[in-house]
Context: one part of a larger RNA
RNA sequence: CGCACGAAACUUGAGGAGAUUCAAUCUUAGUACGAAAGGACUUUAUUGGACUCAGCUCUGGUGUUCCAGUUGUCACGCUAGUGGCACGGCUGGGUAGCUAUCUGGGGAAUGGAUAAACGCUGAAAGCAUAUAAGCGUGAAGUCGGCUCCAAGAUGAGGUUUCGUAACAGUAAUGUGGAAGUCCCCUGGUAGACAACCAGGUUGAUAGGUCGCGUGUGUAAGGUCUGUGAGGAUUUUAGCUAAGCGAUACUAACGGACGAACG
Repeated sequence: CGCACGAAACUUGAGGAGAUUCAAUCUUAGUACGAAAGGACUUUAUUGGACUCAGCUCUGGUGUUCCAGUUGUCACGCUAGUGGCACGGCUGGGUAGCUAUCUGGGGAAUGGAUAAACGCUGAAAGCAUAUAAGCGUGAAGUCGGCUCCAAGAUGAGGUUUCGUAACAGUAAUGUGGAAGUCCCCUGGUAGACAACCAGGUUGAUAGGUCGCGUGUGUAAGGUCUGUGAGGAUUUUAGCUAAGCGAUACUAACGGACGAACG
């Protein structure tokens, strides 16, 4: 830009892409077969490998924004307590998120037409013959079935809902601006940027605050005790990121486009 008014939703599926894998064990059965050795077709139940999709409840990893311990040195006048630097100084843990070695799911069943192959009826050719007419069975293959994309499928599909104001003018047109949308702003379940999604005071969108959870592991200060290094108690404390909930305290101010043709 188109899809013969402007919008918002929900859809159909022409067409396309993906997947449709392999093995073992049990059972049928030590049966059929075979002199024996050996040893099935078929059927049933189950497990695993590889692959693939999703997820973070569990098991772990990471987690330079959380907690603790600790070495050297410097600073805050000193003690104490903290902070800087040294690979995040080193070490032990670890929330959210991300993640695999973790967790869950998948391959199917039932169909259509067939290949090789096997048949029924059956003449030409009184017989025979699966074939000449006709009708069947039959594969991890093929078409469906399963998952995803999909109406620029210009053949542009379908359904539902919303809008069609007013004023001036003979008209063209102008003012105006419906449903709705965009810019802008607060952000993330989204993300390279666009886009998408949640919101913009008729508001919980982000921050803050409060509560909870989680993690760390018992803060500082005080008191008691020990000559002291220390220990005990107050105290399962103190602190706590990205988690959950509540709460307008802070920030979501403001502006434009937009319909009967082309």
Model confidence (mean pLDDT): 84 of 100.
The part of an RNA shown here (large-subunit ribosomal RNA, domain VI) has 262 nucleotides and comes from a Planctomycetaceae bacterium.
The organism belongs to Planctomycetaceae, within Bacteria.